[in-house]
The RNA shown here (c-di-GMP-I riboswitch aptamer) has 103 nucleotides and comes from uncultured Colwellia sp. It matches the Rfam family "c-di-GMP-I riboswitch aptamer". The family is grouped with related families in Rfam's "c-di-GMP_I riboswitch clan". Rfam describes the family as follows. GEMM was predicted in a large-scale screen for bacterial structured RNA regulatory elements. The prediction has a mean pLDDT of 84.
RNA sequence: ACAAAGAAAAGGCAAAACACGCGAAAACGUGUGACGCAAAACCACCGGUCUAAGGAUUUAGUUAAUUUAUUUUAACUUAAUCUAUGACAGCGGAGUAACCUAG
Numbered sequence: 001a002c003a004a005a006g007a008a009a010a011g012g013c014a015a016a017a018c019a020c021g022c023g024a025a026a027a028c029g030u031g032u033g034a035c036g037c038a039a040a041a042c043c044a045c046c047g048g049u050c051u052a053a054g055g056a057u058u059u060a061g062u063u064a065a066u067u068u069a070u071u072u073u074a075a076c077u078u079a080a081u082c083u084a085u086g087a088c089a090g091c092g093g094a095g096u097a098a099c100c101u102a103g
Stems, first nucleotide, its partner, number of pairs: 005101002012037002017032005035090001041096002045093003048088003054083005060077006
């Protein structure tokens, strides 16, 4: 010097909750706060998780046109399912870079 490791010291970050803001939402920002964290520093590359504005499909209802016929088509409303282009770095991995040194 580098790698591993984490007693001590100097420090660092900041969970939940609350207030305000922002967003369709998930979330995020600021302040208070401290559950915890040896990378709880950065990074959305990989996996995973969350959300569903928009889009698609389906159920039910209403209206209009149409039909032998609640038959067919379109629009609107409601509910459900699917889907990131939206998020999560305090879910895991990869990458980048970092303070201290007892054993």